[in-house]
RNA sequence: GGGUCCUUAGCUCAGGUUGGUAGAGCACCGCGCUCUUAACGCGGGGGUCGUGGGUUCAAAUCCCACAGGAUCCG
Numbered sequence: 001g002g003g004u005c006c007u008u009a010g011c012u013c014a015g016g017u018u019g020g021u022a023g024a025g026c027a028c029c030g031c032g033c034u035c036u037u038a039a040c041g042c043g044g045g046g047g048u049c050g051u052g053g054g055u056u057c058a059a060a061u062c063c064c065a066c067a068g069g070a071u072c073c074g
Stems, first nucleotide, its partner, number of pairs: 001073007010026004020057001028044005050066005
């Protein structure tokens, strides 16, 4: 230098193929239960979907560029 893949909640990841209200588990907060803690049960908060631009009525999703990471080739 070139190819492929990845980037979404504090963490690990789904969702992308089929554009149409952003989700799960863990963690965190509150309540119940318990003498108390843990466990268990119920409820809740938390996201400019890596950045910029384009297409579209509408973009996490499609297109382009860039940044970071993984891997292969030279």

A computed fold for a 74-nucleotide RNA from a Candidatus Woesearchaeota archaeon, annotated as transfer RNA. Taxonomically the source falls in Candidatus Woesearchaeota (Archaea, Nanobdellati). It matches the Rfam family "tRNA". From the family's description: Transfer RNA (tRNA) molecules are approximately 80 nucleotides in length. By type it is a transfer RNA. The sequence was found in a public genome assembly. Model confidence (mean pLDDT): 81 of 100.